[in-house]
Molecule: TPP riboswitch aptamer (THI element)
Organism: Oceanithermus profundus
């Protein structure tokens, strides 16, 4: 120096369900249920397919678990800061 992490900016990807209600609005879970937001970015479970799936549970719902060492899925870039480790070089 590089790789790695955190933060910032830029680029890219993603979801927005259940219940009450005529609407406004409210309740549940969650990082986020169209948010000036949140999450993910290949070391990829962010998210999609399977799935009008299976078991449990709830007022109800991907609410929880399985499925899942399954198949897909975005390209990441620049800068700052930083612990450990490795390598090159230098000295003895």
């Nucleotide at each position: 120096a590089g790789g790695c992490g955190u933060c910032a900016c830029c680029g890219g990807g993603g979801g927005u369900g259940c219940c009450c209600c005529a609407c406004c609005g409210g309740g549940c879970u969650g990082a986020g249920a169209g948010a000036c937001a949140c999450c993910c970015u290949u070391g990829g479970a962010a998210c999609c397919u399977g799935a009008a799936c299976c078991g449990g549970g709830u007022a109800a719902u991907g609410c929880c678990g399985g499925c899942g060492u399954a198949g897909g899925g975005a390209a990441g870039g620049u800068g700052a800061c930083g612990g450990g480790c490795c390598a090159a070089g230098g000295c003895c």